[in-house]
This record gives sequence, C1' cells and structure tokens, in this order.
RNA sequence: AGCAUAUUUUGGCAAACUUAUCGAAAGGUAAGGACGCAAAGCUAUGGAUCUAAGGGUUUUACCUAUGAUUGCCAGGUUGCCAAC
Repeated sequence: AGCAUAUUUUGGCAAACUUAUCGAAAGGUAAGGACGCAAAGCUAUGGAUCUAAGGGUUUUACCUAUGAUUGCCAGGUUGCCAAC
C1' cells in the first nucleotide's frame, strides 16, 4: 500500500421512549436514554415507502411532491483493525 471482515485492539454511532423546539403533516433538531449496528460515516443518485400544505377531480372522498425516510434496499464516496 492492497485485500478482507468481528473470532482480535482502540474505539464509534444511537432505536423505542421522555422533555423542549421547528413543521400542514410525514418528519427534523437538541438533551436524556440504549434496541441494535463492521460503515447505523457522508451523499436524496436509482428504486421503494411515508405525508398531502398547495393544486386537481367523479368533492366530506380520491389523486398528486416541489416535502420526508440513508437505522428500507442498492449506487457513489471516505475511514478503523486481527489475519493474508
């Protein structure tokens, strides 16, 4: 330097929930908290899913993303470590 993966070191992240706050909502942010994670680092690029303010329609219902989810699956990109 490369490859590769937890059976090894140093460590890292933080689900649900609670409080506060932003938002029409989905959901986000901060603190607490740990279900779990070898990329549960970054990226909204593709698919999938969620919401429907606004808009539309056959109008008390339905459709629709410009909104959201990276801890839904992939792609791109960056990184740590035993062994080789």
A computed fold for an 84-nucleotide RNA from Sporomusa silvacetica DSM 10669, annotated as c-di-GMP-I riboswitch aptamer. Model confidence (mean pLDDT): 81 of 100. The RNAcentral record of the sequence draws on Rfam. Rfam family: c-di-GMP-I riboswitch aptamer. Rfam's curators write: GEMM was predicted in a large-scale screen for bacterial structured RNA regulatory elements. Taxonomically the source falls in Sporomusa silvacetica (Bacteria, Negativicutes, Sporomusaceae, Sporomusa).